[in-house]
RNA sequence: UGAAGGAGGCGGGUGUUCGCUGAGGCGAUAGCCUUGGAGGAAGGUCCGGACUCCAUGACAGGAUGCAUGCCGGGUAACCCCCGGCCGCGGCAACGCGAGGGAGAGUGCCGCAGAGAGCAGACCGCCCCCGUUGAGAGCGGGGGUAAGGGUGAAAGGGUGUGGUAAGAGCGCACCACCUUGCCGGUGACGGGGAGGGUACGGUAAACCCCAUGCGGAGCAAGGCCGAAUAGGGAAAGCGAGGGUGCCUGUCCCCGCAUCCCGCUGCAGCGGGUGAGCUUUCCGGGUUGGCUGCUCGAGCCGCGCGGUGACGCGCGGCCCAGAUGAAUGAACACCGCCCCCAGGGGAACAGAAUCCGGCCUACAGCCUCCUUCAGCGU
RNA sequence: GCCAACGUAGCUCAGGGGUAGAGCAAGUGAUUCGUAAUCACUAGGUCGUCGGUUCAAAUCCGACCGUUGGCUCCA
Numbered sequence: 001u002g003a004a005g006g007a008g009g010c011g012g013g014u015g016u017u018c019g020c021u022g023a024g025g026c027g028a029u030a031g032c033c034u035u036g037g038a039g040g041a042a043g044g045u046c047c048g049g050a051c052u053c054c055a056u057g058a059c060a061g062g063a064u065g066c067a068u069g070c071c072g073g074g075u076a077a078c079c080c081c082c083g084g085c086c087g088c089g090g091c092a093a094c095g096c097g098a099g100g101g102a103g104a105g106u107g108c109c110g111c112a113g114a115g116a117g118c119a120g121a122c123c124g125c126c127c128c129c130g131u132u133g134a135g136a137g138c139g140g141g142g143g144u145a146a147g148g149g150u151g152a153a154a155g156g157g158u159g160u161g162g163u164a165a166g167a168g169c170g171c172a173c174c175a176c177c178u179u180g181c182c183g184g185u186g187a188c189g190g191g192g193a194g195g196g197u198a199c200g201g202u203a204a205a206c207c208c209c210a211u212g213c214g215g216a217g218c219a220a221g222g223c224c225g226a227a228u229a230g231g232g233a234a235a236g237c238g239a240g241g242g243u244g245c246c247u248g249u250c251c252c253c254g255c256a257u258c259c260c261g262c263u264g265c266a267g268c269g270g271g272u273g274a275g276c277u278u279u280c281c282g283g284g285u286u287g288g289c290u291g292c293u294c295g296a297g298c299c300g301c302g303c304g305g306u307g308a309c310g311c312g313c314g315g316c317c318c319a320g321a322u323g324a325a326u327g328a329a330c331a332c333c334g335c336c337c338c339c340a341g342g343g344g345a346a347c348a349g350a351a352u353c354c355g356g357c358c359u360a361c362a363g364c365c366u367c368c369u370u371c372a373g374c375g376u
Numbered sequence: 377g378c379c380a381a382c383g384u385a386g387c388u389c390a391g392g393g394g395u396a397g398a399g400c401a402a403g404u405g406a407u408u409c410g411u412a413a414u415c416a417c418u419a420g421g422u423c424g425u426c427g428g429u430u431c432a433a434a435u436c437c438g439a440c441c442g443u444u445g446g447c448u449c450c451a
Base pairs, nucleotide, nucleotide: 001372002371003370004369005368006367007366008365009364010363012333013332014331015330016329017328018327020037021036022035023034024033025032026031039347043358044357046356047355048354049353050352051217052216053215054214057250058249059248060247061246062245065213066212067211068210069209070084071083072082073081074080085099086097087096088095089094100208101207105206106205107202108201109200122148123147124144125143126142127141128140129139130138131137156174157173158172159171160170161169175197176195177194178193179192181190182189183188221290222289223288224287231281232280233279234278235277236276237275240253241252242251258271259270260269261268262267283450284449297316298315299314300313301312302311303310304309335344336343337342338341377447378446379445380444381443382442383441386400387399388398389397394431402418403417404416405415406414424440425439426438427437428436
């Protein structure tokens, strides 16, 4: 100097005028003063929580379903984050990985191909016999998975010996399996001995193993006010029923009335259906308050930790609207583009709150690292 | 704001791992004096987009994009 990689930050500033809105104060109701007023993603609603409810209801266990899935930590929790291991990509800095189990079982592997799951002689190679004087060729018998061909995948790989040709058939190295040793909390790593090999792929197919999970969501829920027909239909229960399936335990609510039969009573059976539940149709309203914003909060310093993060001390208050505020104009400065003037400035906007992930984003800045070239 | 479902030919829909169909519509031909109906044939698809798993994806998984639907309170 160039090309890359990683981490983090900013997302115009100041002033004047007009306007919207929350809180506080003054005032007489008008109004005035002070003060606060979008984001890094407020977005997608993909995860995890807080909070609230689930008629008289909770607890325990299980099944189903869903999710997660290398190891160790962090956290209120997590499909998050940090550190590490392994695999893949990159010269490297570094990046990516739904990364348990296919030697428990089942399913699938289309087409092509001889053969696709305890496999396979299609071509080829080799040997023997016959035919022939001999050979080739042809016919028959046998050996062979080294080569060709098909395929995503053909039952270890490379080399060497061996053989009629071949073959873990023998050997060396690598891979794999078994076993014990050392290091590490662990994932795993290292080297030793034994075994010629027994193990195709697929679990984002069923499944198995381990772990976790009740459901609904602020239009949750609570209070007040107004208005209407506390109306109709269907189904179920009707002596049992009660949350998201089952079981158990306790708990809660209920078993009305009338008729018939056995049988006159008790009891039992059948009917009636008071009542309750669910769904649908119909009616009224389209108001107010609350939940509501001080919170796993923000900033600074110190300490512990490689780090995520934790602890301690000090300081600060930072939107809370609901036909839904947070805006507009002008001036100056800063940035970019054509260039004496003019133009441009992204993605996007709170809606109960918080921690993450993912997605969108003009332009600018800072720090660290790697590689290449040149110079000293 | 919260919660669901869906996206395949011009339209309505099947297909839920092995290379995409049905009905209507469109085009051509036959039939008819002509039209309709009928019959025969044909064309038309990046299966919403982009990634991933797999030998193989419309199908399985994820992220985006779009469309549609439901949810106030009272008796």

This is a predicted complex of two RNAs, RNase P RNA and transfer RNA, with 451 nucleotides together. Rfam match: Bacterial RNase P class A. Rfam classes the family as a ribozyme.